[in-house]
RNA sequence: GCCGACAUAGCACAGUUGGUAGUGCAACGCACUCGUAACGCGUAGGUCGCAAGUUCAAGUCUUGCUGUCGGCA
Numbered sequence: 001g002c003c004g005a006c007a008u009a010g011c012a013c014a015g016u017u018g019g020u021a022g023u024g025c026a027a028c029g030c031a032c033u034c035g036u037a038a039c040g041c042g043u044a045g046g047u048c049g050c051a052a053g054u055u056c057a058a059g060u061c062u063u064g065c066u067g068u069c070g071g072c073a
Stems, first nucleotide, its partner, number of pairs: 001072007010025004019056001027043004049065005
């Protein structure tokens, strides 16, 4: 330099044919316990890497950029 994959909550990841984003762990609260942990119930937490385009509507499609990983030279 060229090609490909990936980027979504604090962490690990889902998200179908485009229709307003979820699971587990962690955090916080409640309950339980002599007390702690575990178990149970609940709550909060997100410009979906950045920018633009298409669309009535974009995490999803298109383009550019950035970062990480891999391959070729």
Notes:
Predicted 3D model of a 73-nucleotide RNA (transfer RNA) from uncultured Faecalicoccus sp. Rfam family: tRNA. It is annotated as a transfer RNA. NCBI's taxonomy places the organism under Bacteria, Bacillati, Erysipelotrichales, Erysipelotrichaceae, Faecalicoccus.